[in-house]
RNA sequence: GACCCAUCCCGAGCGGCCGAGAUACCUGGAUCUAUGAAACCGCAGCAACCCCUUGGUGCCGUCAAGGCAUCCGGAAGGUGCUAAUGCCAGGAUCGAUGGAGC
Numbered sequence: 001g002a003c004c005c006a007u008c009c010c011g012a013g014c015g016g017c018c019g020a021g022a023u024a025c026c027u028g029g030a031u032c033u034a035u036g037a038a039a040c041c042g043c044a045g046c047a048a049c050c051c052c053u054u055g056g057u058g059c060c061g062u063c064a065a066g067g068c069a070u071c072c073g074g075a076a077g078g079u080g081c082u083a084a085u086g087c088c089a090g091g092a093u094c095g096a097u098g099g100a101g102c
Base pairs, nucleotide, nucleotide: 001102004099005098006097007096008095013043014042015041016040021032022031023030025091026090027089028088029087044082045081046080049078050077051074052073055071056070057069058068059067060066086094
């Protein structure tokens, strides 16, 4: 980087820095914002995709070793996220995040 799969109405904010925009893009709305936007940094938190697990159930397997699926549980590690349903409606080669192989 392209392709594929899953998810996107739950949840969780303070400080520093900076100084005018921001809510991905276009149109139209509605909001946030000098009582300080976005980005960046620190800390804290949320969540459970990857992950962990001497648990339950089912399946494969030789009633084995082991593996797979699913449910419960966990949160050390890798990501992610922490106004409003991806803010809402319409649009399009839509977007974002994670995972697998390439």
This is a predicted structure of a 102-nucleotide RNA (SAM riboswitch aptamer (S box leader)) from Arthrobacter liuii. The sequence was found by an Rfam model in a public genome assembly. The coordinates come from a structure-prediction model, not an experiment, and the mean pLDDT is 84.